[in-house]
Record summary:
Predicted 3D model of a 497-nucleotide part of an RNA (small-subunit ribosomal RNA, 5' domain) from an uncultured Clostridiaceae bacterium. It matches the Rfam family "Bacterial small subunit ribosomal RNA". Gene Ontology terms of the family: structural constituent of ribosome and ribosome. Its mean pLDDT, the model's own confidence on a scale to 100, is 81.

Context: one part of a larger RNA
């Protein structure tokens, strides 16, 4: 010099940042992903109009279910992992990519079901059977179809080794849904973008040799499978290889980087906030669903711990905000709002967002500002010291004059929004008016080191960052005048340079 510090004393305000570094230890409670009636049939509700009085029809709200999208984003941790990871240059002639843009073509014509719903049931519940009923853009056939796929040919150009890629011919597969307020939004197939991933390579990424040999899918080839895609990725069989003193193997440690802090620079340390990658979600394992899953608020299993039970059988996952107990030197409110920015759903209108924007709380930092200026010698009392002359505090005070930052009170008042819509907001800012009034500690003072005497103690008591102080004149310990330094802070303590 710095800190995500902490601890002692102190403590007036205002910007703008930070805040559980420990137990990824265990949680009461609420909120944190919905959304879509312009997919659909039911149901309820308001009102109108029609009505053979049984009921129908229209609008409009509500609103479980079947459907569609989203819920793989957003946020949160860093436990794991030393290389399926980052970082940095490349490559894929070996991939995928919902929404979104572009551009091309189509949306013909059928069918069976189901939940909701009604009834009967089973169970404390969670939940669940069974029979009957209906709709769809829910689900299956069928038509047509190529610039897709595979199959068989032909004809050019390339090149990076498998081979790329352009015409072009035959055959055979593949498709779709409709909603409306008539503006539209949709659905299907293809080709290009785009934007997200995938997968490979080269180099680079702590410590130990008191760790010297590892390795049988191991390394390599064939054939198969399996993948969006390559690949021992998986398997059959075949050969014996692959890797290391240029440190394999094991141990130990740790996410990683942009970058942060030191440093004059090489470089050394670190990886809190922000930004990019990875990983994980109570521990271990599957996989389904999907255009994408390590599926935090998804499913099954099994293990630990909780919880409810009618004891049969169920439920739950804060490393999401906030809180709570444990740990611990520490580490904040169960706060307000979608007004801004961004996200999801919806044609929209709105909905939903603890992302996020503010508010609280903490001297936890960095920065700003004030606790008054000016003038005042009887050098006032009062205190210390004193050689008793005095000498210091000291213009310091009083006292006179003055201002009004911050404050208090009271009025007016923005931008942040754009036609409208402000949480923040009793805002910031401005004027008015009130009175110096409410606002200063804290550490030192032997040499390093700015800053000295006094009593007090008497190797006690204590003091120390080193060198040391203290045993009866201690400028070193204690208190008190004085003095120095930095100040809403100041010391210690810790870690890195």
């Nucleotide at each position: 010099g710095a800190c995500g510090a902490a601890c002692g004393c102190u403590g007036g305000c205002g910007g703008c940042g930070u805040g559980c570094c420990u137990a990824a230890c265990a949680c009461a409670u609420g909120c944190a992903a919905g959304u879509c009636g312009a997919a659909c049939g039911a149901g309820g509700u308001a009102g109108a109009c029609c009505u053979u009085c049984g009921g129908g029809u229209c609008u409009g709200c509500c609103g479980a279910g079947u459907g569609g999208c989203g819920g793989a984003c957003g946020g949160g941790u860093g436990a794991g992992u030393a290389a399926u990871g980052c970082g940095u240059g490349a490559g894929c002639a070996a991939c995928c990519u919902a929404c979104c843009c572009u551009u091309g073509a189509a949306u013909g014509g059928g069918g069976g079901a189901u939940a909701a719903c009604a009834c009967a049931g089973a169970g404390a519940a969670a939940u669940u059977u069974g029979u009957g009923c209906u709709a769809a853009u829910a689900c299956c056939g069928c038509a047509u179809a190529a610039u897709a796929u595979a199959g068989c040919g032909g004809a050019g150009c390339c090149g990076c080794a498998u081979g790329g890629u352009u015409c072009u011919g035959c055959u055979a597969u593949c498709a779709a849904a409709g909603a409306u307020u008539u503006a539209u939004c949709g659905u299907u197939c293809a080709a290009g973008g785009a934007u997200g991933g995938g997968c490979u390579c080269g180099c680079g990424u702590c410590u130990g040799a008191u760790u010297a040999g590892c390795u049988a899918g191991u390394u390599g080839g064939u054939g198969a499978g399996g993948u969006a895609a390559c690949u021992g990725c998986u398997c059959a069989c075949c050969a014996a290889g692959g890797c290391u003193u240029c440190g394999a193997u094991c141990a130990g440690u740790a996410g990683c980087c942009g970058a942060a802090c030191u440093g004059a620079g090489a470089g050394g340390u670190u990886g809190a906030u922000c930004g990019g990658c990875c990983a994980c979600a109570u521990u271990g394992g599957g996989a389904c669903u999907g255009a994408g899953a390590u599926a935090c608020g998804g499913c099954c299993c099994a293990g630990a711990c909780u919880c409810c039970u009618a004891c049969g059988g169920g439920a739950g996952g804060c490393a999401g905000c906030a809180g709570u107990g444990g740990g611990g030197a520490a580490u904040a409110u169960u706060g307000g709002g979608c007004a801004a920015u961004g996200g999801g759903g919806g044609c929209a209108a709105c909905c939903c967002u603890g992302a996020c924007c503010c508010a609280g709380c903490a001297a936890c930092g960095c920065c700003g500002c004030g606790u008054g200026a000016g003038g005042g010698a009887a050098g006032a009392a009062g205190g210390u010291c004193u050689u008793c002359g005095g000498a210091u505090u000291g213009u310091a005070a009083a006292c006179c004059u003055u201002u009004g930052u911050c404050u208090u009170u009271g009025g007016g008042g923005a931008a942040g929004a754009u036609a409208a819509u402000g949480a923040c907001g009793u805002u910031a800012c401005c004027c008015a008016a009130g009175g110096a009034g409410g606002a200063a500690g804290c550490c030192a003072c032997g040499g390093c080191u700015a800053a000295c005497u006094a009593c007090g103690u008497g190797c006690c008591a204590g003091c120390a960052g080193c060198c040391g102080c203290g045993g009866u004149a201690a400028u070193a310990c204690g208190u008190a005048g004085g003095u120095g330094g930095c100040a809403a802070g100041c010391g210690u303590u810790g870690u890195c340079c």